A computed fold for a 93-nucleotide RNA, annotated as THF (Tetrahydrofolate) riboswitch aptamer. The coordinates come from a structure-prediction model, not an experiment, and the mean pLDDT is 77.
[in-house]
RNA sequence: GACAGAGUAGGUUCAGCGCGUCAAGUGCCGCCGGAUGGGAAGUUGCCGACGGACGAAGGAAUCCUCCGCGUUGCUGCAGCCCCCUCCGCUGCC
Numbered sequence: 001g002a003c004a005g006a007g008u009a010g011g012u013u014c015a016g017c018g019c020g021u022c023a024a025g026u027g028c029c030g031c032c033g034g035a036u037g038g039g040a041a042g043u044u045g046c047c048g049a050c051g052g053a054c055g056a057a058g059g060a061a062u063c064c065u066c067c068g069c070g071u072u073g074c075u076g077c078a079g080c081c082c083c084c085u086c087c088g089c090u091g092c093c
Stems, first nucleotide, its partner, number of pairs: 001093001003091003010081004014076005019070003028052003032048003038087003058067003
């Protein structure tokens, strides 16, 4: 120097345990802030505060629960997917 590769945040599936169903949460829009491969800078995405609009699936059973529903929350030596550029790292020539 050439070639190949790994790793973030996170997403999704599954499993476990919860919350709501007396409507919180989720999702949408605006705005501000934050973290984000080992380093630099940064994007998608993510998280948080504030404001706005919208807005739901209950039923069985009968006192002990069960079946659902919500684009619901958390967790996991679990499966799969996963950062442009430069440097670094691993393998190889």